[in-house]
Context: one part of a larger RNA
RNA sequence: CUGGGCGUAAAGCGCGUGUAGGCGGCUUGGCAAGUCGAGUGUGAAAUCCCAGGGCUCAACCCUGGAACUGCACCCGAAACUGCUUCGCUUGAGUCCCGGAGAGGGUGGCGGAAUUUCCGGUGUAGAGGUGAAAUGCGUAGAGACUAGGAGGAACACCAGUGGCGAAGGCGGCUUUCUGGACGAUAACUGACGCUGAGGCGCGAAAGCGUGGGGAGCAAACAGGAUUAGAUACCCUGGUAGUCCACGCUGUAAACGAUGGAUACUAGGUGUAGGAGGUAUCGACCCCUUCUGUGCCGGAGUUAACACAAUAAGUAUCCCACCUGGGGAGUACGAUCGCAAGAUUGAAACUC
Numbered sequence: 001c002u003g004g005g006c007g008u009a010a011a012g013c014g015c016g017u018g019u020a021g022g023c024g025g026c027u028u029g030g031c032a033a034g035u036c037g038a039g040u041g042u043g044a045a046a047u048c049c050c051a052g053g054g055c056u057c058a059a060c061c062c063u064g065g066a067a068c069u070g071c072a073c074c075c076g077a078a079a080c081u082g083c084u085u086c087g088c089u090u091g092a093g094u095c096c097c098g099g100a101g102a103g104g105g106u107g108g109c110g111g112a113a114u115u116u117c118c119g120g121u122g123u124a125g126a127g128g129u130g131a132a133a134u135g136c137g138u139a140g141a142g143a144c145u146a147g148g149a150g151g152a153a154c155a156c157c158a159g160u161g162g163c164g165a166a167g168g169c170g171g172c173u174u175u176c177u178g179g180a181c182g183a184u185a186a187c188u189g190a191c192g193c194u195g196a197g198g199c200g201c202g203a204a205a206g207c208g209u210g211g212g213g214a215g216c217a218a219a220c221a222g223g224a225u226u227a228g229a230u231a232c233c234c235u236g237g238u239a240g241u242c243c244a245c246g247c248u249g250u251a252a253a254c255g256a257u258g259g260a261u262a263c264u265a266g267g268u269g270u271a272g273g274a275g276g277u278a279u280c281g282a283c284c285c286c287u288u289c290u291g292u293g294c295c296g297g298a299g300u301u302a303a304c305a306c307a308a309u310a311a312g313u314a315u316c317c318c319a320c321c322u323g324g325g326g327a328g329u330a331c332g333a334u335c336g337c338a339a340g341a342u343u344g345a346a347a348c349u350c
């Protein structure tokens, strides 16, 4: 230096942005670094290989040849790579127009429900369970009703519907703001793809400070159940769940499937656009782009299955795997307030 893999067997970083690096569309001229050809010099001898010879043979030794696949210089070629240059528009991006959306931040508002407080009516239960009991209630509960307070979540619409890079996002509205898509083809003219490090985002739980606290509810207490019951069931109940700011940086962070590009039968839904025929107009119908589902052929696959949203056919770049346990442990280092996270062995053993 080289192999085979990565949906489920070991293996795709949770996701993005982007540095170095790697790779890169069509075309004109130039250069000649890579590349290719010729020549010259060198590539010590020995060794290896071939031919011949000498010790009686062989090992060994001698002579000659070949080889030393390399390096340097020089001459030449210009297809490819590279550098430079004249251009191009299909990759990429921009302008104008258009519709869709729980995309993000911020302020305000709303109704239903739970809880609670106060008043009224009213009387003995109510609650809970498999059955009960603890707990609540004659100091008037539960139920019905009027008013007030407060917090959290937004029924129906709601949909293998939509949006977002992922995590995720769902009442209405204000304001600020990101992205995608369609259509036109006006503009730039390869500005591209990937991306070691770096940087940013990142559910829940947890942590710090200060608020808030209705419901729910780890811990905890009690009642049951049971042989026991540190549980499942019941009555309570504190952190927490909520807000602001900061930290943590992990998940079955899953499609267990990295990103980009091109190509490769069909059928049928759905969401957002655009166009056509037709029509008074709309629907239906047809075509097309983007997203999202199901079925299915070739092909792939160990099988299951995947199948234009590939796990098919190819190219480029990155991450990762290399028997099970020990172990995601120890040690060291970095990060963190801590919890811990990241990186990550070995002995030994099967």
Stems, first nucleotide, its partner, number of pairs: 004321002007304002012318001014201004021194003025088002029084003033081002035077003039073004049065006091191001092188003097182002103177003107173003110154001115149003119145003125136001162169002206247006215241002220236004258317006266295011299306002323350003332343004
Small-subunit ribosomal RNA, central domain from a metagenome, 350 nucleotides, folded computationally. Model confidence (mean pLDDT): 88 of 100. RNAcentral holds the full RNA, with entries from SILVA.